RNA sequence: GGGCGGUUGCCGGAGUGGACAAUCGGGGCGGGCUGUAAACCCGCUGGCUAACGCCUUCGGAGGUUCGAAUCCUCCACCGCCCA
Numbered sequence: 001g002g003g004c005g006g007u008u009g010c011c012g013g014a015g016u017g018g019a020c021a022a023u024c025g026g027g028g029c030g031g032g033c034u035g036u037a038a039a040c041c042c043g044c045u046g047g048c049u050a051a052c053g054c055c056u057u058c059g060g061a062g063g064u065u066c067g068a069a070u071c072c073u074c075c076a077c078c079g080c081c082c083a
Stems, first nucleotide, its partner, number of pairs: 001082007010026003018066001027045006046055003059075005
């Protein structure tokens, strides 16, 4: 340099253009149980709100679209293969 694959929340990781603040697991926080702890069970776990809801977000920047984590382009980074 060329080809292919990948980048998602604190971590791992799933994710058909609309049901997506986004399954699930771990971790964390709160609670239950227990003499204590572990294990187990329940709830929460982007921000704001008393709630209803509102806002922002899937590596970065553009674009397509009524609508993008998802499609397109460029860039950055990681892995494999070829040279």